Small-subunit ribosomal RNA from an uncultured prokaryote, 1414 nucleotides, folded computationally.
RNA sequence: GAUUAACGCUGGCGGUGUGUCUAAUACAUGCAAGUCGAACGGGAAUCUUCGGAUUCUAGUGGCGGACGAGCGAGUAACACGUUGGAACCUGCCCCGAACUCAGGGAUAAGCACUGGAAACGGUGUCUAAUACCGGAUAGUCCCGAAAGGGUAAAGAUUUUUCGGUUCGGGAGGGGCCUGCGUCGCAUUAGCUAGUUGGUAGGGUAACGGCCUACCAAGGCGACGAUGCUUAGCUGGUCUGAGAGGAUGAGCAGCCACACUGGGACUGAGACACGGCCCAGACUCCUACGGGAGGCAGCAGUAGGGAAUUUUCGGCAAUGGGCGCAAGCCUGACCGAGCAAUGCCGCGUGAAUGAUGAAGGCCUAGGAAGAACAAUUAGUCCAGGAAAUGGGAUUAAUCUGACGGUACUUAACCAGAAAGCUCCGGCUAACUACGUGCCAGCAGCCGCGGUAAUACGUAGGGAGCGAGCGUUAUCCGGAAUUAUUGGGCGUAAAGCGCGCGUAGGCGGUAUUGUAAGUGGGAUGUGACAGCCACGGGCUCAACCUGGGAACUGCCUUCCCACCUGCAACCCUAGAGACGGGUAGAGGCGAGUGGAAUUCCCGGUGUAGCGGUGAAAUGCGUAGAGAUCUGAAGGAACACCCGUGGCGAAGGCGACUGUCUGGACCCAUACUGACGCUGAGGUGCGAAAGCGUGGUGAGCAAACAGGAGUAGAUACCCUGGUAGUCCACGCCGUAAACGAUGUCAACUAGCCGUUGGGAGUCUUAGUAUUCUUAGUGGCGAAGCUAACGCGAUAAGUUGACCGCCUGGGGAGUACGGUCGCAAGAUUAAAACUCAAAUGAAUUGACGGGGGCCCGCACAAGCGGUGGAGCAUGUGGUUUAAUUCGAAGCAACGCGAAGAACCUUACCAGGUCUUGACAUCCAGAGAACUCGGUCUAGAGAUAGUGGGGUGCCGUCGGGAACUCUGGGACAGGUGCUGCAGGGCGGUCGUCAGCUCGUGUCGUGAGAUGUUGGGUUAAGUCCCGUAACGAGCGCAACCCUUAUCCUUAUUUGCCAGCACAUUAUGGUGGGAACUCUAAGGAGACUGCCGGUGACAAACCGGAGGAAGGUGGGGACGACGUCAAGUCAUCAUGGCCCUUACGACCUGGGCUACACACGUGCUACAAUGGUCGGUACAGAGGGUUGCCAAGCCGCGAGGUGGAGCUAAUCCCAGAAAACCGAUCGUAGUCCGGAUUGGAGUCUGCAACUCGACUCCAUGAAGUCGGAAUCGCUAGUAAUCGCGAAUCAGAAUGUCGAGGUGAAUACGUUACCGGGCCUUGUACACACCGCCCGUCACACCAUGGGAGUGGGUUGCAAAAUAAGUGGGUAGACUAACCUUCGGGAGGUCGCUCACCACUUUGUGAUUCAUGACUGGGGUG
Repeated sequence: GAUUAACGCUGGCGGUGUGUCUAAUACAUGCAAGUCGAACGGGAAUCUUCGGAUUCUAGUGGCGGACGAGCGAGUAACACGUUGGAACCUGCCCCGAACUCAGGGAUAAGCACUGGAAACGGUGUCUAAUACCGGAUAGUCCCGAAAGGGUAAAGAUUUUUCGGUUCGGGAGGGGCCUGCGUCGCAUUAGCUAGUUGGUAGGGUAACGGCCUACCAAGGCGACGAUGCUUAGCUGGUCUGAGAGGAUGAGCAGCCACACUGGGACUGAGACACGGCCCAGACUCCUACGGGAGGCAGCAGUAGGGAAUUUUCGGCAAUGGGCGCAAGCCUGACCGAGCAAUGCCGCGUGAAUGAUGAAGGCCUAGGAAGAACAAUUAGUCCAGGAAAUGGGAUUAAUCUGACGGUACUUAACCAGAAAGCUCCGGCUAACUACGUGCCAGCAGCCGCGGUAAUACGUAGGGAGCGAGCGUUAUCCGGAAUUAUUGGGCGUAAAGCGCGCGUAGGCGGUAUUGUAAGUGGGAUGUGACAGCCACGGGCUCAACCUGGGAACUGCCUUCCCACCUGCAACCCUAGAGACGGGUAGAGGCGAGUGGAAUUCCCGGUGUAGCGGUGAAAUGCGUAGAGAUCUGAAGGAACACCCGUGGCGAAGGCGACUGUCUGGACCCAUACUGACGCUGAGGUGCGAAAGCGUGGUGAGCAAACAGGAGUAGAUACCCUGGUAGUCCACGCCGUAAACGAUGUCAACUAGCCGUUGGGAGUCUUAGUAUUCUUAGUGGCGAAGCUAACGCGAUAAGUUGACCGCCUGGGGAGUACGGUCGCAAGAUUAAAACUCAAAUGAAUUGACGGGGGCCCGCACAAGCGGUGGAGCAUGUGGUUUAAUUCGAAGCAACGCGAAGAACCUUACCAGGUCUUGACAUCCAGAGAACUCGGUCUAGAGAUAGUGGGGUGCCGUCGGGAACUCUGGGACAGGUGCUGCAGGGCGGUCGUCAGCUCGUGUCGUGAGAUGUUGGGUUAAGUCCCGUAACGAGCGCAACCCUUAUCCUUAUUUGCCAGCACAUUAUGGUGGGAACUCUAAGGAGACUGCCGGUGACAAACCGGAGGAAGGUGGGGACGACGUCAAGUCAUCAUGGCCCUUACGACCUGGGCUACACACGUGCUACAAUGGUCGGUACAGAGGGUUGCCAAGCCGCGAGGUGGAGCUAAUCCCAGAAAACCGAUCGUAGUCCGGAUUGGAGUCUGCAACUCGACUCCAUGAAGUCGGAAUCGCUAGUAAUCGCGAAUCAGAAUGUCGAGGUGAAUACGUUACCGGGCCUUGUACACACCGCCCGUCACACCAUGGGAGUGGGUUGCAAAAUAAGUGGGUAGACUAACCUUCGGGAGGUCGCUCACCACUUUGUGAUUCAUGACUGGGGUG
């Protein structure tokens, strides 16, 4: 785009087409083929002037019922289409010629009798014809060689006409033959006995095996016979640019059929839709004896089905039958009705838009937009199928179903009238709400798991519009079967390889021919349709006119280039004589040495063997080792080479025989002899099979040993088929170059093997050319890319094979082959939306290379064992609030839970609220932790004190209370809605961009490479050149020096004072403080390196190669963490999930884990004495001296808003003493008693002190952590939080080590490279069994149908043949009969039907096999 469509929703009008695609199922009822009285006899009715006339008609007779109308079952065929042909027929019609004479015998109807239920008959008798039959005539006609013979008729009407017979011709119609075309299956390969042909005869309208007899053995078939399935064919129709593909409704031509099967009769024509006979099935009537019927005619009914109309009007028109005609008949036809079933046309209003009402929807933003001209339907009034001209006939022309319809005109009424689908992309058109992987949508991709433009609804919008969607089917897009117009190295696809048949294709010169090819012409290619141009309905659809076209076929003419054919030349293809060369080419025979094994013997003694390590195994009955000898089988080291040979498989010791092919040189010869190759045929690795041998080694199966969770494996010890030989099968391989064979052409360079030629010369080979192989690069070109590239996957030609999404499946069934294994040929159902190739970027690898890191190693100290502290899990509980979960949760949020905090629980309370804003009213606010009462308190009631500020005196501001409503409030949910913030990879060295270049593209390059670095740091190279975020540097701190400054800090020199002290005057040198500078940059020297970057060593220097430390964290990853810091979208609660109070809980305790503290002691504990820090904090504070207390502490009150005072005695260390290896003078848990401090309050549940008590623990299993220098370890100190409460955290200092050979491996990371079937990226992907459910399918003892072959039986009706029987009008007769005919009987053929035996197909079947999906 289309449809004979159907379904869903909706539905105004008209015109014009179409309307059982299914059950060729069955049919009630009515109609669809009659007509003629001008063929005939008779009958009836009416009229009558009785003479007759008119009308109707059962019967005889004529013509027509073979047309028209229907349907598509059958048919793969001369059925159809197209083109030709000869051996034929033809009623009615037209033209022409001739004739139409004279007779005869019957019969239906009728009448009489009679049978039967009916249908329908029977007997006798009368009668007519254009019914029937002789005779005459016979130009023509028929038979015959001729002579000769044979054959016809009908009248009616009377005015004219209509007929009849014979012959010739025509038109139209029909029969027959023929070339070409006409679906699928080869898992249908052979078919055929009247079969093919001939002769003779029969038969037919006619040719012919059409039929019969005889003779011959033919005929068809790979160019697809035969069989099976399916199917009416065509003009055309739909689609398509075309070529094609699909289709054959309506209209038109042909064919076939008429309930199913068979048969003939009549006739011009039939083997006959509305005729006959027979058989069968079905239906109906019946008096049971017998009869009747055929809608695939028009309507209509039932049924089937998704589905298809009125039991209408009329012969007015067109056409048909009959008739002289009038006319009759006509479900053909013309019309109307029903159906949006198709096509076409029209309408359902237009304008204005009041400051655009109400309402809906969305939103806070505003914004947009039309037209003017015609009508249509309906109602009503009036008119209404015409007018004119011509021709024919006639005295004169008559007829309208549709229909009072189309149409015309005037008036009136906005009057009759809008839906359907869609809005994620494809594809025009978006928002809100509801829902929450539910409900649902979906053509493909896909949508839906709480913000759905995809579901449902609404608003809005888009498209089409009396329709719109869906479903079904066909073509297109699809170059996705490729003739036009595809492919086969890796995506599906080259047979494993030759030889060769048919076939296809084929070098060169000339001549001829004209089959193909090319051109012209005649005929035909029906009508309709399509196309262009006109015409008619107001337009269109529709109708109509003359054209063009119908790409085809036949005939004929022209041409001779090309192909073919015929003839004759040629030598460039192919073959071949001659001379050489190389070779694991093949078959068969013989020979050889090394090695393994076994056997005999000698020597000799305890192991051998094997492995990652072992064991099984062998061995004291003498192994293994070693020596001599012998046996046997198999394979041939080195040479050996991208070397050689062969068609492929394949071929490797040596020597003969036989033998195939190739190459080179030269050229007598043949003269296209060629190439490919469906079928066919041969060869064909390994394994396997059969028969017989052989059997050393190796070695499936098998056995044992190991190893393992298991190990029917990998490893080990043994070991049988087999491997080997002979003969015969098998016929497959990743049989691979995944690349068919042959031929031609198209840049180069470098090897190598065989042959030939030249040149130079050092005579060895070098070099050049050429030819045949075999390799590596590479240009053009090709390719999706990879790659190929004279050995093509380039450019062409010839021929063959093969492919057409993945799976099912190279499977099933069938066939062929095979001993078997199996091979070959080769589907479908069903299922999926992919499967695949090449390349790219990542990620990954028990891949590779390079490099780094307290990653390992080397060391030091720990954890894991004990007690305690703290956090977590678990358990418990009314509650033990919540969060954090490998590294990167667990002394984490929490820099500090007795109340508060607090979010949790129990109980008691409040409801505009504890907190914010607005309104109204009232009142100062406030205060007395109390004036009192109740209460656990919140709270309720009741008191006391107190009257402020501004003011224009109205009041106002702030605050408090009360009331009501907007609202507050939520540590309620979602960190997987989002912000912000910090964590982690990781202070790892990476991550990118612009322009350019390369690539079809994704992308690449840069960023890779060679060095170097802590570093993508730098240098060099380089189709890249530059740039950005990161690195480094800039910042802070620390280490040295200088300058400046000098108080609260300092004190060298000068003084004063003190028992003593920078205490004081003074000083500014030193330390310190805090500001500013200097200094370090591979700057210098030597070496290495590429004259580089850089590295190594050295000098100087306080410091040396980023000096130490800090801050600083690229692109990104982890849906990592946090809604309980904060803020926030959405959802939820609102006398509660909000708020207040008291008490409790977060502190529980069988247990498990993490992080720490203290220890286990002598490098130590205890006691006494002595010394040295830094950085901090302090007014709600730090708190001195003094006094009291054993002590915690109390008292006290000086000083200090701090370089001034205080916290504040630093401790390890050092000097002495003691302890003597013990559960101790170690260790301090636990418990008892007594206290101190903070606080409203230490019971649950604080810290500290004293006295007493004195647990575990004697250095810690597997495992595991930190640290590379002022570091680890060790020692005390301070701060934040804080009323109080650190073993935690943060910070500052004292003392102060050991070790690093090195980078193989563990962990993590970076770069390059490689493989990949991964890309939510290895925590990936994914295979098979088993279990369950469903689906289709194969096998299956069988069972039930359909179709069909063969062999028989059986014969109805009928036709033909025969005929003893019966009957018989016309003609003949000698009157006896005959000729002829009818019936009967019989023979042949034959339908239905029956039997036997096959083939094929469909359905079904216990059980069973695999397959698919979940």